[in-house]
RNA sequence: AAUUCGCCCUUAGAGUUUGAUCCUGGCUCAGGACGAACGCUGGCGGCGCGCCUAACACAUGCAAGUCGAACGGAGAUGUUUAUUUCGGUAGACAUCUUAGUGGCGCACGGGUGAGUAACGCGUGAAUAACCUGACCCGAAGAGGGGGAUAACACCUGGAAACAAGUGCUAAUACCGCAUAAGACCACGGACCGGCAUCGGUCAGAGGUCAAAGGAGAAAUCCGCUUUGGGAGGGGUUCGCGUCCCAUUAGGUAGUUGGUGAGGUAACGGCCCACCAAGCCGACGAUGGGUAGCCGAGCUGAGAGGCUGAUCGGCCACACUGGAACUGAGACACGGUCCAGACUCCUACGGGAGGCAGCAGUGGGGAAUAUUGGGCAAUGGGCGCAAGCCUGACCCAGCAACGCCGCGUGAGGGAAGAAGGUUUUCGGAUUGUAAACCUCUGUCGCAGGGGACGAAGGAAGUGACGGUACCCUGUAAGAAAGCCCCGGCUAACUACGUGCCAGCAGCCGCGGUAAUACGUAGGGGGCAAGCGUUAUCCGGAUUUACUGGGUGUAAAGGGAGCGUAGACGGCAAGGCAAGUCUGAUGUGAAAACCCAGGGCUUAACCCUGGGACUGCAUUGGAAACUGUCUGGCUCGAGUGCCGGAGAGGUAAGCGGAAUUCCUAGUGUAGCGGUGAAAUGCGUAGAUAUUAGGAAGAACACCAGUGGCGAAGGCGGCUUACUGGACGGUAACUGACGUUGAGGCUCGAAAGCGUGGGGAGCAAACAGGAUUAGAUACCCUGGUAGUCCACGCCCUAAACGAUGUCUACUGGUUGUUGGGGUUUUUUAACCUUGGUAACGAAGCUAACGCGUGAAGUAGACCGCCUGGGGAGUACGGUCGCAAGAUUAAAACUCAAAGGAAUUGACGGGGACCCGCACAAGCGGUGGAUGAUGUGGAUUAAUUCGAUGCAACGCGAAAAACCUUACCUAGCCUUGACAUGCCAGGAAUCCUGAAGAGAUUCGGGAGUGCCCGCAAGGGAAUCUGGACACAGGUGCUGCAUGGCUGUCGUCAGCUCGUGCCGUGAGGUGUCGGCUUAAGUGCCAUAACGAGCGCAACCCUUAUCGAUAGUUACUAGCAGGUCAUGCUGAGGACUCUAUUGAGACUGCCGUCGUAAGAUGUGAGGAAGGUGGGGAUGACGUCAAAUCAGCACGGCCCUUACGUCCGGGGCUACACACGUGUUACAAUGGGGGGUACAGAAGGCAGCUACACGGCGACGUGAUGCUAAUCCCGAAAGCCUCUCUCAGUUCGGAUUGGAGUCUGCAACCCGACUCUAUGAAGUUGGAUUCGCUAGUAAUCGCGCAUCAGCCAUGGCGCGGUGAAUACGUUCCCGGGUCUUGUACACACAGCCCGUCA
Repeated sequence: AAUUCGCCCUUAGAGUUUGAUCCUGGCUCAGGACGAACGCUGGCGGCGCGCCUAACACAUGCAAGUCGAACGGAGAUGUUUAUUUCGGUAGACAUCUUAGUGGCGCACGGGUGAGUAACGCGUGAAUAACCUGACCCGAAGAGGGGGAUAACACCUGGAAACAAGUGCUAAUACCGCAUAAGACCACGGACCGGCAUCGGUCAGAGGUCAAAGGAGAAAUCCGCUUUGGGAGGGGUUCGCGUCCCAUUAGGUAGUUGGUGAGGUAACGGCCCACCAAGCCGACGAUGGGUAGCCGAGCUGAGAGGCUGAUCGGCCACACUGGAACUGAGACACGGUCCAGACUCCUACGGGAGGCAGCAGUGGGGAAUAUUGGGCAAUGGGCGCAAGCCUGACCCAGCAACGCCGCGUGAGGGAAGAAGGUUUUCGGAUUGUAAACCUCUGUCGCAGGGGACGAAGGAAGUGACGGUACCCUGUAAGAAAGCCCCGGCUAACUACGUGCCAGCAGCCGCGGUAAUACGUAGGGGGCAAGCGUUAUCCGGAUUUACUGGGUGUAAAGGGAGCGUAGACGGCAAGGCAAGUCUGAUGUGAAAACCCAGGGCUUAACCCUGGGACUGCAUUGGAAACUGUCUGGCUCGAGUGCCGGAGAGGUAAGCGGAAUUCCUAGUGUAGCGGUGAAAUGCGUAGAUAUUAGGAAGAACACCAGUGGCGAAGGCGGCUUACUGGACGGUAACUGACGUUGAGGCUCGAAAGCGUGGGGAGCAAACAGGAUUAGAUACCCUGGUAGUCCACGCCCUAAACGAUGUCUACUGGUUGUUGGGGUUUUUUAACCUUGGUAACGAAGCUAACGCGUGAAGUAGACCGCCUGGGGAGUACGGUCGCAAGAUUAAAACUCAAAGGAAUUGACGGGGACCCGCACAAGCGGUGGAUGAUGUGGAUUAAUUCGAUGCAACGCGAAAAACCUUACCUAGCCUUGACAUGCCAGGAAUCCUGAAGAGAUUCGGGAGUGCCCGCAAGGGAAUCUGGACACAGGUGCUGCAUGGCUGUCGUCAGCUCGUGCCGUGAGGUGUCGGCUUAAGUGCCAUAACGAGCGCAACCCUUAUCGAUAGUUACUAGCAGGUCAUGCUGAGGACUCUAUUGAGACUGCCGUCGUAAGAUGUGAGGAAGGUGGGGAUGACGUCAAAUCAGCACGGCCCUUACGUCCGGGGCUACACACGUGUUACAAUGGGGGGUACAGAAGGCAGCUACACGGCGACGUGAUGCUAAUCCCGAAAGCCUCUCUCAGUUCGGAUUGGAGUCUGCAACCCGACUCUAUGAAGUUGGAUUCGCUAGUAAUCGCGCAUCAGCCAUGGCGCGGUGAAUACGUUCCCGGGUCUUGUACACACAGCCCGUCA
C1' cells in the first nucleotide's frame, strides 16, 4: 500500500424520418481487442507467439529404452600357461561388445479436440463400499529340494514375413515341501464407538498362504518374502451449477423396485433367475441441433455479454469399429487379436503399415515456420555406479504476427534562395525547411577485451557463443512510410472529368465553376508501421436484476369461473429454513491489484502481501419473511329487513302497420326518379270500404336513464330463477387477491337436420347512369333474416385503457337506497352507479384527472424497426368455411405518434372584383393585313411559348439595317493603348475589278519650343509584339431593368407573455371601411414596409402678369376679318392661392361610422384620371439594349464587300381591318374641335394635270406663318338585289421617294368586280363623358407595306334584381397520408 469504513472519484456522445418541432424507434459512427488475413511500405534489438481449414493422406530421419552387479552363451582385444607338425590347438585372467532368458520402464512425458449436454467439467462433500508398483517409517523372515526352457547345434517348409521338429543348458525364470510373527476365511466371547447397513480393539480354537540371490577380500551395500502405518496417486457415489428448439409432450420392459445367486479392488440391474408395477416429466422428461469443461482472456462504470489459442488443471481420443491379454496401474498414440476402408511388397500362396510425437511432403485454404544444434542446464527411464537413452526440454533459424524499447540526427542559419503550388499579379505558401557553419555517435562497420547461466569436497563439464556487454576508431554517412482532409471527425485550394469515370461506414457526392470522383500543391493523424476486411464487447437503458414499456407510437387476452403457482389482515408464543453476524476448512499454481526486487529502461521475469465477492461445517441473534400453536374481528362470507331494474328461461295474450286473399264502390292510370325506364293496370290496377289469413317487429313512454361479466337486453301477463344495492350487527373467523394450463359463455355472417317465410334482402334478372358501370339509383327477387336442436368462436368483441386493494383539493347534473331538520316545497348528511368540467400530479403532446393515464402494492396477458406476414410449413380444433399456434429467405433506412406553419379541398362562414347576372358592341364564318406554328430552303438570323408568347423585342428589313446564306478579299486587323521608322493632315484625279480592293498621277508643307540641328502635340502610312475583335455558349453563375399574382391588403419587427419545442400572441373577436381604414374589446404594449395623404392633370373661383393669345366699352379702317389705335373687363395662357373636412342638420349607432332625390356648394363622401407596385412567388423573361464571371474561336465563330435571304407556302392559330348594307351607299350644299409637328422642314397663293403630283412663288426657327376635321345638319337619288352593298384580285396607264422599286415600296387614274346576305360549339371588352361611333395628330422615317402603336378631341347610350352558380383574390375555421405543396400524393393492371 492493496484490504475495511467514511468522504471523494468513476458512469460523455454524434449522424440519419420532418418545411420545421417534440417523441417513439431502428440503422450507422467515434473506443478497445485479435493465434488473424489482404494492400502499400519496411532500420535495429528484447520478450512472446505461429494449420483457427482436411480427427485429409503421408516419402524419409529421429521421438523408449536400460541393466553383464539376475543368467547361460557368443565375439573382439590384450596378457599369459600348456602343447605344437611352428600353421595352430586346448586353457586361465583382464577389458570391451552383446542376440537370447530374466528384471524394471514402456499406463509418464509429448500431440489433438473428433466424440461427449454427461457426475464430462467446476465447486463442496462422502467412501462405515475401495485399490495403490516404485518411495518413507515399523514388525517378522529367507530352511531344504525339484523339473523344464530360449539362446546354441542339427534339420525342414516358405519369395518373404516367419514357422515347425529333434537334441543340450543357466538363473533374482518356473513348481512342490517345511516354518507363520502376521494376513485372509468361517465360528463363538469380551470391551469401546458410531451414521442405518455397522466400525474398531483384545484374547481363543480350526483352516489356507512366503521367500532369491548378486557385488565385494571384507565391512557392508543393492535386492527378495509376509505384514502394519504414512505420503503421493487413483476408482466410485452425492448436493449445487453448466447452450438453443415446445413448430420435440409424453418417455421407459432391465425399464423402477424387491429376493437370491454371480461378477468387481469396491457399491450398484453391473449381469442373471423369480416376484411386484413401478420410475421420469411444464421446476421441461423424451427427441433434435450445437459444443470438450475450467483456472482464465477480451470488453464493460458496474451488473453483465462474448470467448476457451499460447500457460496451468481435468476429460476424451490415437486410421474406423470391436475385444480382451499382460500388469500395481491400460482395455494401452510409437503393444496384441478380429473386422473394415486405404496404401505398399509379392514368386499370387501370402505378408507389411498407421506423424492428432519433432522436423518435413502433398492436399485443402485468405492463412500459419527448419527434414537445424545440444543433452551444458531443468526434468524423466534404467543402472550400485560410470553411464546410456530422452524432437520432454534448452537453444538457434524463418515471419513486423503481437507487445515493449531505440533510431533515421542536434544546435545555429532570411537573400525568407531556387524550384513547385496559387494569385485580386501586389503577393501568399512550401519555410528554418534546404543550402551553409558548428557538434554528437544511439544504430551501422572495423579492431581489441569478454561473461553470468556450473549446482555438488575438489577437478572436469556451455549447444547458445566469441553471443550479451565493455573499450577504441570511423563517417551524418545505410535507415519513412501509410491513411485521411463534405458532416459525424482533426485537416483546403487548383486543375481534369461532366449522373461519365468513379466514391461511399451512415447521411449522401458526380448532369461544366465538385473542399465528397482523379491528379497536384498544401494540411491533419499515426508512425516501422499505416489502412482495409472478418469477428467480439462497448456505445445499445435497443431484452431494461442494476435499468424499459403497453389510451393514440409495437404492445391489455372478447368475457367470466377456477387448478397449480405467486402474493397476503391484527395481537401473542415456539422453532430457526430464508436473513444478519463471528469462527474454522477450502477456494491449486499462474493470471489480476499493491509494495518491493532483477534485466541500462520498458515489455518480460522474481519475492511477499491482498484478492479470488464462492462452497461447506459450526457458535450466536430473532426484527422481518417462513413454519407450528392457540386467539381476535376491521378483510371476506352468512343470516334478518327493504326497495329499484329492457338481468335470464319458458308459456300465454295484445293492438298498430305491411303483404296476400275474397267481395263492394270506382276508372285510367299507378308506381318510381335528378330526369326516366323496366314493372303493375281495361282480364279493371292505384285509390277506397268491409271481411279474412300469415309472419315478423314492438311507435309514443325513451332519458350522456336502467340491468348484465362480456356479447347483449325494450309491447303486456304469469311461473321459475341469477346478481347488485341499502339498512341491521345475530353468526363464521382470514375462509382473501390474482390466475399459466383448463372449463364455460361469446354480436353478425356462415354450416347441418327439421319447421316457418309477411316485410326486408347478398346472389341473380331487367331498367337507367356512364367512355365502360360486373357499382351507386329504380323495378323485381332466392338463400338468409324467424323457431327448435347441434356446430362455428371471430369483430374498430373499443373506454382502442386487464383484475383487485389503499391513499390523494373540488364543482355541477342524473339514477337507486338510507338518515336529520322542516307543515310542505326543499335544504343538509351518507352510500352504490352513471355523466360534464376541472386543483395538484402525470403525459411526447393530445389529453387523463377520487370511475386516473396521479401516488403505491399484488398477480396475469402482451411488446422489442418497416415490409415479407398474422403469411408458408408442421401441430391442434372444425362437416366445411376456416380458426388457433406461428417462422425464415429476401428487402428498405426508415416505418410511426402528437403537435406546428403553410398549401390544398367537387369542406364551412364572411367579404371583394365587369367574376357571374342585367345590358351594349365584338371574336369564332368571308376577304385581304400582320405576327406565330408547321413544313420548305443554300439561308428562310436570333429571341419571346398558358393566363403573363403570337400588330411581341421591331417608334419603319428594297441596299444599309443584318446578326443568316453564297461567292470574293484582309490578318496587329473595321475599332483602343503602348514601341520603332517615315510622312503634316488634307484635297483633286487616271486605270482594272461586281465591289471590297489594287496599281498610279498631282496639289499641299500647317501648330508649339528653338538661332540652327532637332524635339513635342495632333494625325496618316509601314513594321514587330503585347493585344484587339466575337449578335459565339451559359438568363440554371450574375448585375441592372421588366412581366405576373396585384393597387390585392397584406408582410414583418422590438420588448413582454404562453408553449419542452417548431411556434403562438400582437395581426384573433364584435362593428366598420375601398383598405391590417378606424372604433370597441383584449397578455399584450409599441413600431416598420405597404393602405391613405403629400406630386401631376382635370372640374370652380380669386390674385398677379398681358404677347404672337383675347376684344366688352371707346376711336379708326375694310367687301369682309382684332385689321389698326387702344384696353386688362371676358375667354385664354402660366404662376400662385382658395375650396371638400362627414365640417353642418335629421335618423340609427357606445364609438368608428352608416344613411337622406337634406342644406349649402362648381364639385359630396377616395369628385374623375395619372404617377406611385409592401414581404415575396414563378431557377418567369432578357448574356441580342447595356454591364459582367466562367468556357470557347484567333489567316477565323474576327473584319470588308457584291448578290441573295429575313417578304418563300399544302396548312393551323392569335390580333386587328373592311364588309355583308337603307340608323345605309352615292351626288351636291353647309357647321363646329383638341392636341401635336415644322428649315435636308411645314408650305399659303397662282398655274398645269381627272388625279397622285409638278412648276413658280410667299410666310414661318413658330400662342405671329403652315396644318381643308369627320360623323352631324339640309337636300337629291338608290328600294332590298350579290345590288348604285362589298371591295379583293387582275389588265392597262401613271406619280413620288431613292444610287437602285425584278425578287420587294407607297400613291393616282381607268377597266375588271372574288368571297361575303350577320357567322357552330365557344369566347372577349365595357358601369359614364364609359361602351359604341367619327375623324385629327405624332414618333420611327429618303420612301413605305401603319388596317399597328401612342395621343387628341366630336357625337354619345343601355343595364346592375342580386351574390345561388363559373373565375380570381382576402380573412377566420375545419380535414389532410400534401410540403417540388392537388399539375401533390398514391393504388392496381399491362408493357
Predicted 3D model of a 1391-nucleotide RNA (small-subunit ribosomal RNA) from an uncultured bacterium. The sequence is in RNAcentral, with records from ENA and SILVA. Its Rfam family is "Bacterial small subunit ribosomal RNA".